[in-house]
RNA sequence: GAGAGGGCUAGGGGGCCGCGGAGGGAGCAGGCUGGACAAACCCUCUGAGGAAAGUCCGGACUCCACAGGGCAGGUUACUGGGAAGAUCCCAGCGGGGGAGACCUCGGGAAAGUGCCACAGAGAACAGACCGCCGAUGGCCUGAGGCAAUGACUCUCAGGCUCAGGCAAGGGUGAAACGGUGGUGUAAGAGACCACCAGCGGUUCGGGUGACCGGGCCGGCUUGGCAAACCCUAACCGGAGCAAGGCCAAGUAGGAAGGCGCUCGAGGACGGCCCGUUCAAGCCUUCGGGUAGGCCGCAUAGAUGAAUGGUCCUCCACGACAGAAUCCGGCUUAUCGGCCCUCUC
RNA sequence: GGGCCCGUGGCACAGCUUGGUUAGCGCGCUCGGCUGAUAACCGGGAGGUCGCCGGUUCGAAUCCGGCCGGGCCCACCA
Numbered sequence: 001g002a003g004a005g006g007g008c009u010a011g012g013g014g015g016c017c018g019c020g021g022a023g024g025g026a027g028c029a030g031g032c033u034g035g036a037c038a039a040a041c042c043c044u045c046u047g048a049g050g051a052a053a054g055u056c057c058g059g060a061c062u063c064c065a066c067a068g069g070g071c072a073g074g075u076u077a078c079u080g081g082g083a084a085g086a087u088c089c090c091a092g093c094g095g096g097g098g099a100g101a102c103c104u105c106g107g108g109a110a111a112g113u114g115c116c117a118c119a120g121a122g123a124a125c126a127g128a129c130c131g132c133c134g135a136u137g138g139c140c141u142g143a144g145g146c147a148a149u150g151a152c153u154c155u156c157a158g159g160c161u162c163a164g165g166c167a168a169g170g171g172u173g174a175a176a177c178g179g180u181g182g183u184g185u186a187a188g189a190g191a192c193c194a195c196c197a198g199c200g201g202u203u204c205g206g207g208u209g210a211c212c213g214g215g216c217c218g219g220c221u222u223g224g225c226a227a228a229c230c231c232u233a234a235c236c237g238g239a240g241c242a243a244g245g246c247c248a249a250g251u252a253g254g255a256a257g258g259c260g261c262u263c264g265a266g267g268a269c270g271g272c273c274c275g276u277u278c279a280a281g282c283c284u285u286c287g288g289g290u291a292g293g294c295c296g297c298a299u300a301g302a303u304g305a306a307u308g309g310u311c312c313u314c315c316a317c318g319a320c321a322g323a324a325u326c327c328g329g330c331u332u333a334u335c336g337g338c339c340c341u342c343u344c
Numbered sequence: 345g346g347g348c349c350c351g352u353g354g355c356a357c358a359g360c361u362u363g364g365u366u367a368g369c370g371c372g373c374u375c376g377g378c379u380g381a382u383a384a385c386c387g388g389g390a391g392g393u394c395g396c397c398g399g400u401u402c403g404a405a406u407c408c409g410g411c412c413g414g415g416c417c418c419a420c421c422a
Base pairs, nucleotide, nucleotide: 001344002343003342004341005340006339007338008337009336011314012313013312014311015310016309017308019047020046021045022044023043024042025041049320053331054330056329057328058327059326060325061240062239063238064237068274069273070272071271073236074235075234076233077232078092079091080090081089082088093106094105095104096103097102107231108230112229113228114225115224116223129170130169131166132165133164136163137162138160139159140158141157142156143155144154145153178196179195180194181193182192183191197221199218200217201216202215203214204213205212206211244295245294246293247292254286255285256284257283258282259281266278267277268276288421289420290419315318345418346417347416348415349414350413351412354371355370357368364402373389374388375387376386377385395411396410397409398408399407
């Protein structure tokens, strides 16, 4: 100098005037007196965040009359541990990236189904366009052999590339069915061999485990996608403080439609089935009434819902943003400042 | 506060639940024709980062995650 990981902070101090809440003092009105206290007054204490946000997870709490089972559905997914629990945190393992500190990803593709456009010969027990070969068979030419002739036959040489062989090389593609070297061959090829990579089985050693290291055997090699269906394993009842409880006020406890009254609708029960139990009403739509208080509700805390304004001073000149039942985690937004550890 | 849904040219919608290489349709816009002129009609054309950013995949409007914007519903009594 360039970076990597993590943590803290979120203008500081003071004066004045205000706002919400709690406690205390004193105290107006409500016929009078006393007491009590709610207007107004005084004093003291206290009053937003690291994210209060998104509502992405989990929990507390509340209600559904806590009897469950199966299917369906949903969620999670390397290993070990922590927490009440999770799509959280810590440590580790493996793949990938980086020069490195570090970052990132994470069940199964050899259970099955499906998809892989265009290009390309061929796209998943693949295929032959260019190319290589044409040993073998065929055709043609030439030479020779047979006692002789020869269009037939035999031998040799050459040619064609017709049958056919090959997959090394080129080319296409995101992806072309191990890599390098050799043997081999007409040309070639795991056809064979050596080494390497990778896979499966087995075994030994280490580790709690994911996994790592080694030996032996095997076939020579098995593409990608499960944020496609799916498989495996584990877990999951629903709603949510507008939950829910109490009081008060007020009205038409109304109308229509559907289902049902023990052959049982509907509720618990959630999409379906079975089962248990309660059971005479229930559901939908329209219409009517109230838009009040208390609890739930908090060492901030309301339901017209509070944190502000102004002045002085200092500095680095101040970002994102404001509680609404509560708590934990994640994600996202954020002007800057400070600190720790590490790498090149 | 809580729950659910949507976002594709200027507007209203398809396509997304089989991911496939040029994303369609109608109205509107624009240019030309027809007409004395306008409308209607006929012919041609432009206009889309599929709300934004990442990820999965060879490939994303479509699948997954996170943001942004918009909409709907939920009180009690009988």
About this RNA:
The prediction has a mean pLDDT of 78. Two RNAs folded together computationally: RNase P RNA and transfer RNA, 422 nucleotides in total.